[in-house]
């Protein structure tokens, strides 16, 4: 230095006034921006998490069926093992949902920097509509950074 293998560590933020009977929701006016890439530094350029909606396997429960199987020599019966139906939902894997920028400018390159104008923002819950409140979440996670080990 490379592979592969265990481990530890980190890993997302944001409120003020006004109406009202009630609104951190709606009106004003602020304030927030994960993670890798990308010829220069990103919330709006590529994809990646997380989150919806299916769907295959796996896993558990109930239900009925078959077996030239066991208990038992038979019947029920009950066990095993073989495939179905219906519910649950751990974990893996697949498929689709799934937001938003343009102008100058400087430069060898910037929808990443400067300067102006703009826009987005899951699900569910909450005397009134949620990026900012509350809850999943002391969850999950893209990935970050170190450390042992064993083969080059």
């Nucleotide at each position: 230095u490379g592979a592969c293998g265990u481990c530890u560590u980190c890993g997302g933020g944001g409120c003020a006034g006004g109406u009202g009977g009630a609104a951190g929701u709606c009106c004003u006016g602020g304030c927030c921006g994960g993670c890798g890439g990308u010829g220069a530094g990103a919330g709006c350029c590529c994809g990646c998490g997380a989150g919806c909606c299916g769907u295959g396997g796996u896993c558990g429960u109930c239900g009925a069926g078959g077996u030239g199987g066991c208990g038992u020599c038979g019947a029920a019966c009950g066990c095993a093992c073989c495939g179905c139906g219906a519910c649950g939902g751990u974990c893996c894997g697949u498929g689709g949902c799934a937001g938003a920028c343009c102008c100058g400018g400087u430069g060898g390159a910037a929808u990443c920097c400067c300067g102006g104008g703009g826009c987005c923002g899951a699900c569910g819950g909450u005397g009134a509509g949620a990026g900012u409140c509350c809850g999943g979440a002391u969850g999950g996670g893209a990935g970050g950074a170190g450390a042992c080990g064993u083969c080059g």
Molecule: FMN riboswitch aptamer (RFN element)
Organism: Salsipaludibacter albus